Predicted 3D model of a 73-nucleotide RNA (transfer RNA) from a Candidatus Omnitrophota bacterium. NCBI's taxonomy places the organism under Bacteria, Pseudomonadati, Candidatus Omnitrophota. The prediction has a mean pLDDT of 81. Rfam family: tRNA. About the family: Transfer RNA (tRNA) molecules are approximately 80 nucleotides in length.
């Protein structure tokens, strides 16, 4: 340099055919307990890497760009 894959919550990851963004773990509060842990109940969470475009509507489609990664050269 050329071509692919990945980027979504603090972490690990879902998200099907475009239609109000989710799970587990974590964190906070309470109950339980002599204390802690476990367990139970409630709560807390996001410019979907960035910038544009298409659309009534974009995490999803298109273009550019950044980072990581793989293959080729």
């Nucleotide at each position: 340099g050329u071509g692919g894959g990945c980027g979504u919550a603090g972490c690990u990851c879902a998200g099907u055919u475009g239609g109000u963004a989710g799970a587990g773990c974590g964190c906070c509060u309470g109950a339980u307990u002599g204390u802690g842990g476990u367990u139970c109940a409630g709560g807390u969470g996001g410019u979907c890497g960035u910038g544009g475009g298409u659309u009534c509507a974009a995490g999803u489609c298109c273009c550019a760009u950044c980072g990581c990664u793989c293959a080729c050269c």